Record summary
The part of an RNA shown here (small-subunit ribosomal RNA, 5' domain) has 507 nucleotides and comes from an uncultured bacterium. It matches the Rfam family "Bacterial small subunit ribosomal RNA". Rfam links the family to the GO terms ribosome and structural constituent of ribosome.
[in-house]
Context: one part of a larger RNA
RNA sequence: GAACUAACGCUGGCGGCGCGUCUUAAACAUGCAAGUCGAACGGAUGUAGCAAUACAUUAGUGGCGAACGGGUGAGUAACACGUAGGUAAUCUACCUCAGAGUCUGGAACAACCUGAUGAAAAUCAGGCUAAUACUGGAUAGUAUCAAAGUGCCGAAUGGUGUUUUGAUUAAAGCAUUUAUGCGCUGUGAGAUGAGCCUGCGUCUGAUUAGCUAGUUGGCGGUGUAAUGGACCACCAAGGCGACGAUCAGUAGCCGGCCUGAGAGGGUGAACGGCCACAUUGGGACUGAGACACGACCCAGACUCCUACGGGAGGCAGCAGUUAAGAAUCUUGCUCAAUGGGGGAAACCCUGAAGCAGCGACGCCGCGUGAACGAUGAAGGUCUUCGGAUUGUAAAGCUCAAUAAGUGGGAAAAAAUAAGCCCGUAAGGGUGAUGAUGGUACCCAUCUAAAGCACCGGCUAACUACGUGCCAGCAGCCGCGGUAAUACGUAUGGUGCAAGCGUUGUUC
Numbered sequence: 001g002a003a004c005u006a007a008c009g010c011u012g013g014c015g016g017c018g019c020g021u022c023u024u025a026a027a028c029a030u031g032c033a034a035g036u037c038g039a040a041c042g043g044a045u046g047u048a049g050c051a052a053u054a055c056a057u058u059a060g061u062g063g064c065g066a067a068c069g070g071g072u073g074a075g076u077a078a079c080a081c082g083u084a085g086g087u088a089a090u091c092u093a094c095c096u097c098a099g100a101g102u103c104u105g106g107a108a109c110a111a112c113c114u115g116a117u118g119a120a121a122a123u124c125a126g127g128c129u130a131a132u133a134c135u136g137g138a139u140a141g142u143a144u145c146a147a148a149g150u151g152c153c154g155a156a157u158g159g160u161g162u163u164u165u166g167a168u169u170a171a172a173g174c175a176u177u178u179a180u181g182c183g184c185u186g187u188g189a190g191a192u193g194a195g196c197c198u199g200c201g202u203c204u205g206a207u208u209a210g211c212u213a214g215u216u217g218g219c220g221g222u223g224u225a226a227u228g229g230a231c232c233a234c235c236a237a238g239g240c241g242a243c244g245a246u247c248a249g250u251a252g253c254c255g256g257c258c259u260g261a262g263a264g265g266g267u268g269a270a271c272g273g274c275c276a277c278a279u280u281g282g283g284a285c286u287g288a289g290a291c292a293c294g295a296c297c298c299a300g301a302c303u304c305c306u307a308c309g310g311g312a313g314g315c316a317g318c319a320g321u322u323a324a325g326a327a328u329c330u331u332g333c334u335c336a337a338u339g340g341g342g343g344a345a346a347c348c349c350u351g352a353a354g355c356a357g358c359g360a361c362g363c364c365g366c367g368u369g370a371a372c373g374a375u376g377a378a379g380g381u382c383u384u385c386g387g388a389u390u391g392u393a394a395a396g397c398u399c400a401a402u403a404a405g406u407g408g409g410a411a412a413a414a415a416u417a418a419g420c421c422c423g424u425a426a427g428g429g430u431g432a433u434g435a436u437g438g439u440a441c442c443c444a445u446c447u448a449a450a451g452c453a454c455c456g457g458c459u460a461a462c463u464a465c466g467u468g469c470c471a472g473c474a475g476c477c478g479c480g481g482u483a484a485u486a487c488g489u490a491u492g493g494u495g496c497a498a499g500c501g502u503u504g505u506u507c
Stems, first nucleotide, its partner, number of pairs: 001507004006503005013366006019359002021324001026322003030319003035064003040061002043058006071277003080202008090194002095190004100185003103137004112127006143168011173182003203249003210240003215237004220232003252274004256267004279300005302313004330356001332355003338352001339350004369399002372396001379390004405445005413436001419430004451496005456477003463490004472479002
């Protein structure tokens, strides 16, 4: 000098864009943050109706989603991350393309009714019932498995075709304008996402020198979507290490960010990618996907309820509270846009997101007026008492009117959806919807607004008084013991400016 997720002191007009618990992965009151589908299903309730029935709502069964999105950085020195590859060792719901199929039966369980237990949470028994829930049978190939034959390819375990035979495994309907649409099942391919493996790179300590028995390898199994001591039985005795093993400490990694001429050094807030975690530890279930933040089970600590028998909970989601701390915000608005989930759609949900609020925390922009104005007014300060300086500064006069306020007008962000019209179709036309916000912006009117640090040298800027090695200053050198440009005050000056200075950290 530059930078900061900064804090503190003094001061403080406005706007735009950003940022905002670095401490305690401490504890949390309250509300919200994941639902949706009645065009899968039977009920129930309500409305209309004499009724048939129609419409609306939805506790339950069922489907999809809840593994995304959001948070945090505790752990982790590791294939965790980065980069380059491998998978002939693998999986992939929804989506796209191709091609095939969607036949025929059955038995239940919720809801509901009845009864019972319990303070509650909840639970038990009996009975009735539907389905795209469950399930028997049929059908079946380029699927899977087995046997036999055969072509091509590969560095290998092998890969990829093809022929024959046998065996095994599917399915579900709903809506309707009767055209079809949305689904369902099997297969192949794609896309997307993921798993696993490998080369190289990735902090400090030798005042850590030896470490290792599932340890290293083999054979055979188990297990997995899949390779593998991942696990198991048996066999062998290996494997790693001064090119730093092991141990200990510290730490999420990267794109980046800061600094620097660069090389480098520091760093990993915000934004983006990956990983890990969800009160602590362990475990599996469901599922295409989890060993699952707002799911389940067990154990621990803690908090709450209790009729003492037993139960309930998990903000490192958004707000908010307490504590801690030098220190970090509103228990706000809206789904209008973007995106996500469900739905045929209308639409519903969305503390993702878009916005608003608070904070000079940062960056950027604007303003606090402009021109004229000398008797160089008054006052202040200094003085050699002549004057000098403050100083065109003020007053005065002529203009101007940015921000806020008040009044009037007023956006872009909205693309489309349903419906209707045209078109064979693709598509085209028409056609609602704005939280922000009566905000930005435009017009009129009307006025408000400067501080902070420094002035011995480094370093731009000096005098007077007070003090008298005192009180004090200080980044370094050093000032202060009676004329202190260095302390304190004042005039004046210098620098920066809605900020200025101090402290901390990095280069």